Background: A computed fold for a 578-nucleotide part of an RNA from a Chloroflexota bacterium, annotated as large-subunit ribosomal RNA, domain I. The prediction has a mean pLDDT of 81. Rfam family: Bacterial large subunit ribosomal RNA. Gene Ontology terms of the family: structural constituent of ribosome and ribosome.
Context: one part of a larger RNA
């Protein structure tokens, strides 16, 4: 130097442990904001410097009304002091709420800086407090709206490359990621110009199959349906027009055409007739077509109305009775009452024994009991149904906030035949040319949007059925509205062959921290004494640190650098060998 024993330092591996995490389910909620948000700054405490929580000059809090208790004055933080106990703690509702932020009276280097005008206090006048008012845009008689922030979903307007194809160009990747707009608690989609097939069904949306099928494809890689079945939900409306009517500006007309509900008579009108237009109002809303208008028949309570008089009529209105429907989801619409569930604090809850054994300690073991609509789970000094917190089972809201039902209330109510009388969404629909959706990549390529240059029919009408023709069959485009079942996120409650500190969230710990980085951004590392501090009075070494003893304690090799304490790596004695 080396092996080896035997003790130890160092280190934190393993084990065990969880306050934090990951997912799945169930319910319930799901915007917030000029009434100043989201997110901050500065400040609020008896001793309060510093975080974190709270709260706003009324500052760890005020006022109220519910639950709730014998304690309380948060937390790292013990302790004084001083208090309060109808107090404190929890939940509803209300005040207060600096200064910055859409930031909005003007700037402005965010948390500051100036400034007019009112109204009050104040002053002799200023000054100065306190209150208000002054940003833009859109509406606009008034009232009023809108900006700005949101993680996940959603919808639209742009929209890519690595990659794959074993290269690459057509293709994939993907209509992803990223930008931007916008809307809601859900968005978006929806009541056939919609499939099927000669049968038929009947609005969207989601989920399982259909099916990796049919097909698309440098027929490569690759993408990839629908018919049709089965579940979840379930719901339908409303409009232009046509005609009837009113308003307004216009613009025609001595013809009594023509109008004043219809007939006759009678009486008036240069507009009280006519023509188009502009805004209302009623009426209508459809494909075996629908509606309007004209006429025919049926029906059918009652009043009232129209320039006289007479006579009529489903012309208008209005009552009654019957039916029928709704209420903030569209269809019209608004506040009320009552009764029920449920959130948002909380209440009730059964039954064992100090003794016998270990043990530091009983919940272990031993003997002997009880309760169970409760033997789920945590907790207590080691394993507890009966010790505590709960559990089964049941109970409970002044105020608020969601839902359900009933009243009240609202609205709404003729049917049929005939008529080629009229109307049913036009720069559309549809070609062509260039994209671009569609599983479908011009292809035989329909279908469905459109940039562009053409351009229809119009109910004896139009569209689609995969190129096109017929024949058949089906629906009705060029206008709008819609719940639910779905997506995501938060609460809470349960659940897990999920994780247990280099795992699980970046992050169990004062973490989006500390630190990096002009900045956009990036982004940590760190848990564990004990059952209880009983945290080690007092001696002694020492300047202190740290140590010896005493003591605590089952245990100090559990002394706060604290369970366990592997291995590297460093010693300290011994053997042994060089």
């Nucleotide at each position: 130097g080396g092996u080896c024993u035997a003790c130890g330092g160092u280190g934190g591996a393993u084990g065990c442990c969880u306050u934090g995490g990951g997912g799945c389910c169930a319910a319930g909620g799901g915007c917030c904001g000029a009434a100043g948000a989201a997110g901050g700054g500065c400040g609020u405490g008896g001793c309060a410097a510093g975080g974190c929580u709270a709260c706003g000059a009324u500052a760890a809090g005020c006022c109220u009304c519910g639950g709730u208790u014998u304690g309380c004055u948060g937390c790292c933080u013990a302790g004084c002091a001083a208090g309060c106990u109808c107090a404190g703690c929890c939940g509803g509702g209300g005040a207060u709420g600096c200064c910055c932020g859409a930031a909005u009276g003007g700037g402005g280097a965010a948390a500051c800086c100036c400034u007019u005008c009112c109204u009050a206090g104040g002053u002799c006048a200023u000054a100065c407090u306190a209150g208000g008012a002054a940003a833009u845009c859109c509406a606009c008689a008034u009232a009023g709206g809108a900006u700005g922030g949101u993680a996940a979903g959603c919808g639209a307007g742009g929209g890519a490359a690595c990659u794959g194809a074993a290269a690459c160009a057509u293709c994939u990747c993907a209509g992803u990621a990223c930008c931007u707009c916008g809307a809601g608690g859900a968005a978006a989609a929806g009541a056939a110009a919609u499939c099927a097939a000669c049968c038929g069904a009947g609005a969207u949306u989601c989920c399982c199959c259909u099916a990796g099928u049919a097909g698309u494809g440098g027929u490569g890689a690759a993408c990839g349906a629908a018919c049709g079945g089965g579940g979840a939900a379930g719901a339908g409306c409303c409009c232009a027009a046509a005609c009837c009517u009113g308003u307004g500006a216009g613009g025609c007309u001595u013809a009594g055409u023509g109008g004043a509900c219809u007939g006759a008579g009678g009486u008036c009108c240069u507009a009280u007739g006519c023509c188009g237009c502009u805004c209302g109002g009623g009426u209508g809303u459809u494909g075996u077509a629908a509606c309007a208008c004209a006429u025919g028949c049926c029906u059918a309570u009652c009043c009232c109305g129209g320039c006289c008089u007479c006579a009529g009529a489903a012309c208008g209105g209005g009552a009654a009775a019957a039916g029928a429907a709704g209420u903030u989801a569209a269809g019209a619409a608004a506040a009320c009452u009552c009764u029920g569930a449920u959130c948002u604090a909380g209440c009730c809850a059964a039954a064992c024994g100090a003794a016998c054994c270990u043990g530091g300690a009983a919940a272990g073991g031993a003997c002997g009991a009880c309760c169970a609509a409760a033997g789920a789970g945590g907790g207590u000094g080691a394993u507890a149904g009966u010790c505590c917190c709960g559990u089964a089972g049941g109970c409970g809201a002044a105020a608020g906030g969601u839902u359900a039902g009933a009243g009240a209330c609202u609205u709404c109510u003729g049917g049929u035949g005939u008529g080629a009388u009229g109307u049913u969404g036009a720069g559309u629909a549809c070609g062509g040319c260039g994209g671009g959706a569609c599983a479908c990549g011009a292809g035989g390529a329909a279908u469905c949007c459109u940039g562009u240059c053409g351009g229809a029919a119009g109910c004896u009408g139009g569209g689609g059925g995969g190129a096109c023709c017929a024949c058949c069959c089906u629906c009705c485009a060029a206008g709008g509205c819609u719940a639910a079942a779905u997506a995501c996120c938060c609460u809470u409650g349960g659940c897990c062959a999920c994780c247990g500190a280099u795992a699980g969230u970046g992050a169990a710990c004062c973490a989006g921290u500390a630190c990096c980085g002009u900045g956009a951004g990036g982004g940590a590392a760190a848990g564990g004494u004990g059952a209880a501090a009983a945290g080690a009075a007092c001696c002694c070494c020492g300047g202190a640190a740290g140590g010896g003893g005493a003591g605590u304690g089952a245990a100090a090799u559990a002394g706060u650098u604290c369970c366990u304490g592997a291995a590297a790596c460093c010693g300290u004695a011994g053997a042994c060998u060089u």